[in-house]
C1' cells in the first nucleotide's frame, strides 16, 4: 500500500429484523456487623470513536476519516 473484522458506561462486554440505550465487575449510599469483609436493596455514571447522508425514526444502513487487531504484499 491492499483485504477483512472492531470502536457502546472505569473494566469486560451484550445490544437479534430501524423504534425501551443495557448486563457482570468496580464506585458510591443504605441495612446487616463490635470493625472489616459477605450478603441484601437502592443511587450515580453514555457525545454509541469523530463527520456527514438515508429515513417519520440510526448504536444498527451507506459514504469518508482515526485507532486497534489478523491476513496478503
Nucleotide at each position: 500500500g491492499g483485504a477483512u473484522g472492531u470502536u457502546u458506561a472505569g473494566c469486560u462486554c451484550a445490544g437479534c429484523u430501524g423504534g425501551g440505550a443495557g448486563a457482570g465487575c468496580a464506585u458510591c449510599u443504605g441495612u446487616u456487623u463490635g470493625a472489616c469483609g459477605u450478603a441484601c436493596a437502592g443511587a450515580a455514571g453514555g457525545u454509541c470513536a469523530c463527520a456527514g447522508g438515508u429515513u417519520c425514526g440510526a448504536g444498527c444502513c451507506c459514504u469518508g476519516u482515526a485507532g486497534c487487531a489478523u491476513c496478503c504484499a
Molecule: transfer RNA
Organism: uncultured Erysipelotrichaceae bacterium